[in-house]
This is a predicted structure of a 71-nucleotide RNA (c-di-GMP-I-GGC riboswitch aptamer) from a soil metagenome. The prediction has a mean pLDDT of 87. Its Rfam family is "c-di-GMP-I-GGC riboswitch aptamer". For this family Rfam cites "Structural and biochemical determinants of ligand binding by the c-di-GMP riboswitch " (Smith et al., Biochemistry, 2010).
RNA sequence: UGAAAAGGGCAAACCCGGCGCGAGCCGGGGACGCAAAGCUAGAGGUCUCUCGUGAGAUAGCUCGGCUACCA
Numbered sequence: 001u002g003a004a005a006a007g008g009g010c011a012a013a014c015c016c017g018g019c020g021c022g023a024g025c026c027g028g029g030g031a032c033g034c035a036a037a038g039c040u041a042g043a044g045g046u047c048u049c050u051c052g053u054g055a056g057a058u059a060g061c062u063c064g065g066c067u068a069c070c071a
Base pairs, nucleotide, nucleotide: 001071002070009034010033014029015028016027017026018025019024032060038066039065040064042063043062044061045058046057047056048055049054
């Protein structure tokens, strides 16, 4: 760096069960996609909560940090 190949990996929407006020999350089914779609809320973005210098969600929005298979 990711054109091709091998072993493979992850799993959007949707459906079922559970959890949460919610954004959403977990398990099963399922594959739209992904070369870090592995980990991390540090920065920005977006979103939620009867509203606040607060508490949260999102790593499959971008950047940063850490780690890693094959060629």